[in-house]
RNA sequence: AAGGUGGAACGAUCUGCCGCGGCAGCAAUGCCGAGGAAAGUCCGGACAGAGCAGGGCACCCUGCUGCGGAAAGCGCAGGUAGGGGUAACCUUACGGAAGCCGUAACAGAAAACAACCGCCAUUUAUGGCAAGGGUGAAAACGCGAGGCAAGAGCUCACGACGCCCCGCAGCGAUGCGGUGCGGGUACGGCACCAGGGUCUGCAAGACCAAAUAUACCGGCAGUCGAGGGCGGCCCGCCUGAUGCCGGGGGGUAGGUUGCGUAGAUAAAUGGCAGAAUGAACAGAAACCGGCUUACGGUUCCACCUUUUUU
Repeated sequence: AAGGUGGAACGAUCUGCCGCGGCAGCAAUGCCGAGGAAAGUCCGGACAGAGCAGGGCACCCUGCUGCGGAAAGCGCAGGUAGGGGUAACCUUACGGAAGCCGUAACAGAAAACAACCGCCAUUUAUGGCAAGGGUGAAAACGCGAGGCAAGAGCUCACGACGCCCCGCAGCGAUGCGGUGCGGGUACGGCACCAGGGUCUGCAAGACCAAAUAUACCGGCAGUCGAGGGCGGCCCGCCUGAUGCCGGGGGGUAGGUUGCGUAGAUAAAUGGCAGAAUGAACAGAAACCGGCUUACGGUUCCACCUUUUUU
């Protein structure tokens, strides 16, 4: 210098003019006014309402260890076993029995009670054999010796793997070493263990409260005719049991609160010009902590690889 890996920060600022919302003010005017994700609404909480005596089963979620955290399908650090990269580094899985159940396409004899070729035996059509071949994503632990009719963890040594126990290191997952035991491959599920889980979300919910109608209560008038109809009034005719006044609860409109140093209501947070000049993703709608996703560009720190120079 080029390319890369991990982490952190920023996401514009200033001036002038014109606008918008909120608050204060008589007014002039002053102050405040979107994001790192405000997004997806995935996880948790707080708050609120409904439900709920208490307990159990079932069902659902989470699942290596330690620490942090109110909690989380959260963060940080670490462990074991894999995968990718020359490397820095990235990434996947994880409680649970050598228990039980299921599946293992095609190919292949056989996918876990396996004999197609092959090897061996003999009574020649049967039995033994998992060594070798071939198939497959995967084939019965590897290798050597013994053994055998031929073979085989059948036996033994060494090794790999799993489990019990012991010692050492570590808070722990676990690692290293040792004794003993073991032999059916992969994936999924289950019994079992530990922790958690009622439902609905701020349009939740709480308070105040017109007009009109009205439950209920009281008073007055009323079959000796209230009230209504016949265009306004009187008479008259028809009809025939309620009418008027006051109190009053619940609900509606509306208001306040929930609600915030932006804020709520169909809902503001902007535009133009200049400074070489502004561009990405995007825009609150009850709040808080996370996760995930989107993003033009800029800056800083640590590290890796290659090349060059001194």
Bacterial RNase P class A, 310 nucleotides, folded computationally.
It was read from a public genome assembly, where an Rfam model found it.